[in-house]
Predicted 3D model of a 71-nucleotide RNA (transfer RNA) from a Chitinophagaceae bacterium. Rfam family: tRNA. Rfam's curators write: Transfer RNA (tRNA) molecules are approximately 80 nucleotides in length. Rfam links the family to the GO term triplet codon-amino acid adaptor activity. RNAcentral holds the sequence, with entries from ENA. The organism belongs to Chitinophagaceae, within Bacteria. Its mean pLDDT, the model's own confidence on a scale to 100, is 81.
RNA sequence: GGAAAUGUAGUUCAAUGGUAGAACGGUUGGUUGUUAACCAACUAAUGAAAGUUCAAUUCUUUCUGUUUCCG
Numbered sequence: 001g002g003a004a005a006u007g008u009a010g011u012u013c014a015a016u017g018g019u020a021g022a023a024c025g026g027u028u029g030g031u032u033g034u035u036a037a038c039c040a041a042c043u044a045a046u047g048a049a050a051g052u053u054c055a056a057u058u059c060u061u062u063c064u065g066u067u068u069c070c071g
Stems, first nucleotide, its partner, number of pairs: 001070007010024004018054001025043006047063005
């Protein structure tokens, strides 16, 4: 320099254009003589900007971060 993939919660992952969910984690409470475990509640997210659409995590474009391949 060229090409491709990827970016969703603190972490790992879902969501075939129609209300963004789960697990683990964190906080609080319950239970227990205490801790662990268990139960309940809370916590918090679509990389940025445009376009298409009644409606975009999803489709299109640009930018940007990361990874891989070629040179």